[in-house]
Molecule: c-di-GMP-I riboswitch aptamer
RNA sequence: GGGGGGAUUGGGCAAACUCCUUGAGAGGGGAGGACGCAAAGCCACCGGCCCUAAGCGAUAUGCAAGGGUAGCGGGGUUGCCGGC
Numbered sequence: 001g002g003g004g005g006g007a008u009u010g011g012g013c014a015a016a017c018u019c020c021u022u023g024a025g026a027g028g029g030g031a032g033g034a035c036g037c038a039a040a041g042c043c044a045c046c047g048g049c050c051c052u053a054a055g056c057g058a059u060a061u062g063c064a065a066g067g068g069u070a071g072c073g074g075g076g077u078u079g080c081c082g083g084c
Stems, first nucleotide, its partner, number of pairs: 005081002012037002017032006035071001041077003045074003048069004055063002
């Protein structure tokens, strides 16, 4: 350095829900809390899904731009442990 295995030891993260907060919304942040996780660390590049204030508009269950989701999958990238 590469491929494969594991995460128990030592540890890590934290779904639903509750409270506070932010956003038009999806959603995000903080505290509590643990359903789970082996990258549930990081990146919206590809596909999926969700949102639609402002804009357009035939005033709508529309359009595209845009936003979100990394705990939907793929991909990229950086790590921990032990052995080969």